[in-house]
Context: one part of a larger RNA
Formats: sequence, structure tokens, C1' cells
RNA sequence: CUGGGCUUAAAGGGUGCGUAGGCGGUUUAGUAAGUAGGGUGUGAAAUGCCAGGGCUCAACCUUGGCACGGCGCUCUAAACUGCUAAACUUGAGUGAGAUAGGGGUGUACGGAACUUCCGGUGGAGCGGUGAAAUGCGUUGAUAUCGGAAGGAACACCGGUGGCGAAAGCGGUACACUGGGUCUUAACUGACGCUGAGGCACGAAAGCUAGGGUAGCGAACGGGAUUAGAUACCCCGGUAGUCCUAGCCGUAAACGAUGAGUACUAGUUGGGAGGAGCUUCGGCUCAUCCGGACGUAGCGAAAGCAUUAAGUACUCCGCCUGGGGAGUAUGGUCGCAAGGCUGAAACUC
Repeated sequence: CUGGGCUUAAAGGGUGCGUAGGCGGUUUAGUAAGUAGGGUGUGAAAUGCCAGGGCUCAACCUUGGCACGGCGCUCUAAACUGCUAAACUUGAGUGAGAUAGGGGUGUACGGAACUUCCGGUGGAGCGGUGAAAUGCGUUGAUAUCGGAAGGAACACCGGUGGCGAAAGCGGUACACUGGGUCUUAACUGACGCUGAGGCACGAAAGCUAGGGUAGCGAACGGGAUUAGAUACCCCGGUAGUCCUAGCCGUAAACGAUGAGUACUAGUUGGGAGGAGCUUCGGCUCAUCCGGACGUAGCGAAAGCAUUAAGUACUCCGCCUGGGGAGUAUGGUCGCAAGGCUGAAACUC
């Protein structure tokens, strides 16, 4: 390379937008690039294959034919692909009318709890653990009442409930703002799908500058435990956790399952809006989202099963024994930490 694969054996890019490229709905007419058929030119010789011939045979030599997988010219066909022109509405989008939502950004406000401070009551313990001790407390703690300040997070509602591309999003109000769903069928008329590069977003930790710091709490100090205890438990506690601006670009970034389209038994809960019928109790139907089970089928099995891991097609990413190793080297990005790309020797 071929072939086979990617839930768990190696393998789906963290997620989106999108360039090139690849692929692409229905109808008509034309064209003839691809495609198909005929004719024809060329495809040197040697080599190769087939049938003969010559050296006693063979190797070797030689004759004829074929092949030379290819390229061109020409004629024809017009189904399919392409191209050109015209058209269509089912794909896609726009409009109109409804509608659910912790989707995003900013500002303001609220209560509970906590800590500290001030004041009152009170008077010896509190705290903590398996048990203790370190620690706090007669300079009055813990407890309790009143007041003040501060920062962070928003109990109940809360739900295999909702929203978002993913990361993620939860007190209340307001402003601005993105997307979705349903109904309708007025408009555009294939405008679509995917997407190498590229660009954007991207938990936590970490970094830079400036703020902030109640609680928690790496590091660190102390008390225990223990043979030891650089831990688990306890008392403290710095960075950090929070905000603003910028960087980093990684996660078991997981559904360990790329995106899109079509098709393929059902049953039963949840969420959103809608249509028809109604005895007003409900019943039936179509759509979208999100679960549980399950047939066929698939699967090594576990299991998946209209939200496929089934049946197919299009496009992208990735895998090719374990270790060495996500290392070395080069390149590139970063302030750094480090990220991305990424081997080999050797060894089993």
C1' cells in the first nucleotide's frame, strides 16, 4: 500500500464557525469533458507468453504470432456524472402569529448562615477526638441578647426536570442580547451536508498587574497516632479560592460512542407548544426535546436497540503489539509552568 477497524481490546479531534476540497433534491432542453461502442495510428529492438525451428538435450540461439496493461485521432450513443439554459418545491432559509427556559452580559437589591468588632447578662470552663493533646478562656472565653462591619455562596422550590456547540448555567428585579420549539404556508428557489488548513470559545489548577479576603485551605508550624508517619485525625495557617484586565489551552474536556441524511416492531414515564372530538371526566392525532424497557438485527461478550453499537450513503479525525515514550531532537506557541507536532536505538 491493500485490507480491517475506532463504547469497554490500539483508535472520535474538548466544542463550534468556516476557507479550499469532497459529496449533493425534482423536471425539461442542449452539450459531449467523464462514460460506453466501432474504426484507425502509435506503443523501436531486446525482454515476457504461446506455437515451431537450430546446437545430441538443456541453458543458449532463432522464426512466427500474441502481449506491450498505455497514449492519440476519428465516427457514433446520450442512460448516468459533469457543464450550459430554463423551470419546480419536498431539502435549506425568510416572513407572520404564539411560546418554554439556571442560555449570555451588565447594574441594583435581599434574607439565612459565618467571622470579626462594640455593648449587656453571666461566671469557669470551652473546643476537639476512637481516646487525647496542641489551641482558646478570670486582661472574663464558651453560652445568650442587642448593635455594627465584611466577604463569599444562594437552603427549601429542585425533579434520570430545563437551557446551552462544548466548557458550563440555579436568590430577586431591571436593561441589553443569542439560540430553540409549535402553528401557518405569504416569500426566496437547492441558497445544502461535511470540512484539511484557519479563526473563535474552552472546567480546574497555574501565571502577570491592580484590588479584595468572611469561610475554606496546598505549602508551612504545632498536637496526636505509629516501629517510623515527611500521611490519614486534631489546633492554627500563607498562596489560592473572589473581582477587573490580560495570558495559559489542558482534563476520566466521558455517552470513554465525530457530523449529516434516509430507512427499520413495540411498550411506558417526563418537558414544550398545537390540532380534532367531547357526556367537560377526558379520549385521539401529528411535531420537537429528554428518560426507562424491549423485538428484529448487531455484538467477543457486557450490552446497543428510531437518542443504534441495526441497514446504507457523504465528508472529516484517528489506529496498526508491549516497554522505551508522549521521552529525545527539530520546529512552533507561551512571561513561565509548559502546550502542539513527535521519532529511533535497544528490549520482551